[in-house]
Molecule: FMN riboswitch aptamer (RFN element)
Organism: Herbiconiux daphne
RNA sequence: AACGUGCUCCGGGGUCAGUGAGAUUCUGAACCGGCGGUGAUAGUCCGCGAGCCAACGGCACCCUGUUCGCAGGGAGUCGGCGGUUGAUCUGGUGAAAUUCCAGAACCGACGGUAAUGGCAGGUCGUCAGACCCGCCUCAGUCCGGAUGGGAGGAUGCACGGG
Numbered sequence: 001a002a003c004g005u006g007c008u009c010c011g012g013g014g015u016c017a018g019u020g021a022g023a024u025u026c027u028g029a030a031c032c033g034g035c036g037g038u039g040a041u042a043g044u045c046c047g048c049g050a051g052c053c054a055a056c057g058g059c060a061c062c063c064u065g066u067u068c069g070c071a072g073g074g075a076g077u078c079g080g081c082g083g084u085u086g087a088u089c090u091g092g093u094g095a096a097a098u099u100c101c102a103g104a105a106c107c108g109a110c111g112g113u114a115a116u117g118g119c120a121g122g123u124c125g126u127c128a129g130a131c132c133c134g135c136c137u138c139a140g141u142c143c144g145g146a147u148g149g150g151a152g153g154a155u156g157c158a159c160g161g162g
Base pairs, nucleotide, nucleotide: 003160004159005158006157007156008154009153010152015029016028017027018026030141031140032108033107034048035047036046037045043106044105051084052083053082056079057078058077059076061074062073063072064071065070088104089103090102091101092100110144111143112142117136118135119134121132122131123130124129
């Protein structure tokens, strides 16, 4: 020095316009891309994180029963095996690239909002259709959980080590 332990710090980005009574959700065009790996640089290859579900366990509380040892059920909180979790091709260069270059595509959790869309009902109308209203439903960029968490990173400090 490697390495180990502890502490400290860091650790997610992106919108305008149009229509309209009302939309950053519709229409049009734009913009964004966590972490580690990978013979060569990745939103779309492999894995991880976050989100959702979750066996099981701890804590203390409530209800019922009780042979007073406890058993069953309920809600809360902390941890959490495990499950789930979107999307790319073609050509070129090269030893090597679904990672670079050229071209054309695609994807984006959960809750909220909501005019889009669908279904039912009512009113007007010759028809086409218009209006009212109920339910379901439409956001990667808005609001929220989140001043959170975190894959990891800095070798920044200390101790050990040698």